[in-house]
Context: one part of a larger RNA
């Protein structure tokens, strides 16, 4: 100098993106324990307080435990071992499970809700097939979407798309089906001569009616995909607009919540935490761009979660200092 380690006057986070590190707490016995709450807990140690060594005596069945008296030390769980605590908010209920080898969460799962499909030779899934899983199960069952305990809800659209029902018309595949034109050997007229008129062959050309499901069409359906308006006038200060008018939509965002894990202006604006807050908490609503199972709002109990604060406590810092041990260096 670098690591590892012990102490460090006074001060105590001023250190720093951030109390990161480190210190502090701690065993056991007594007492004692709040808001909140799903009445179970929160607390099988919330906080807070008080004791502990050793010698004796007493009750006394061994034990065991209480009380009382002495007594030593700075100091008795004398070393080791051995929770740091409140107090608020986001998030996901919880336990759980994940990226072996930079990510343990707010991500997965979850229980519990919804849809939707499946009568069993089930739906779905693997395999060309034989078969096999579902399942030696049978709808209180078994696939598949979704959302995620509990509580209080879960608006409004069906025009597009999906999906489910219809069947009246239109459209429509193969297939079934016939019509028709020239040529025409050869019959007939037939007879001296022609015109009509039948018709086998080959050659071509056209194609009426019938004729499924789909689509068109009708209708249903959101916890399917999805979607949930703009301009403007108006109240006796003023500003605002309960109320009106137009355009437009398939209808115009309902409860609730909101600068939010969503708010760009924005360190919005007030209040409050502090002497001093781009942060935190509690309102406001002017939602650039919250919103109701890609669920809204709450919500006790939990979290090696994320984030303000506050006691305690320290070498994080003011600011360094010293002491061991290892390495480096430098000299030998």
């Nucleotide at each position: 100098c670098u690591c590892u380690u012990u102490c460090u006057a006074a001060g105590g986070a001023a250190c720093u993106u951030a109390g990161c590190a480190a210190a502090a707490u701690a065993g056991c016995c007594c007492u004692g324990u709040a808001a909140c709450u799903u009445c179970g807990g929160g607390a099988a140690a919330a906080a807070g307080g008080g004791g502990u060594g050793c010698c004796u005596c007493c009750u006394c069945a061994c034990a065991a435990a209480a009380a009382g008296g002495g007594u030593c030390g700075c100091a008795g769980u004398g070393a080791c071992a051995a929770g740091g605590c409140c107090c608020g908010g986001g998030c996901g209920a919880c336990u759980g499970u994940u990226u072996a080898c930079c990510a343990g969460a707010a991500a997965c799962a979850u229980a519990g809700g919804u849809c939707u499909c499946u009568g069993c030779a089930a739906a779905g899934u693997c395999g060309u097939a034989a078969g096999a899983c579902c399942a030696u199960g049978u709808a209180u069952g078994g696939g598949g979407u979704u959302u995620g305990a509990c509580g209080c809800c879960u608006g409004c659209c069906c025009c597009g798309u999906g999906u489910c029902g219809g069947a009246a018309g239109g459209u429509c595949a193969a297939g079934a089906g016939g019509u028709u034109g020239g040529u025409g050997a050869c019959c007939u007229g037939a007879u001296g001569a022609u015109a009509a008129g039948g018709g086998a062959g080959g050659c071509g050309a056209c194609g009426a009616u019938c004729g499924a499901a789909g689509c068109c069409c009708c209708g249903a359906u959101g916890a399917a995909c999805g979607a949930c308006g703009a301009c403007u006038g108006u109240a006796a200060c003023u500003a605002u607009a309960a109320c009106g008018g137009u355009c437009c939509u398939a209808a115009g965002g309902u409860a609730g919540c909101a600068a939010a894990a969503u708010u760009c202006c924005u360190u919005g604006u007030u209040a409050g935490g502090u002497a001093a807050g781009u942060c935190c908490c509690a309102a406001c609503c002017c939602g650039c761009a919250c919103g109701a199972a890609a669920g809204g709002c709450g919500u006790a109990a939990u979290g090696a979660u994320c984030u303000a604060g506050g006691c305690a406590c320290c070498g994080u810092c003011u600011c360094g200092g010293a002491g061991a041990g290892a390495g480096g260096c430098u000299c030998g």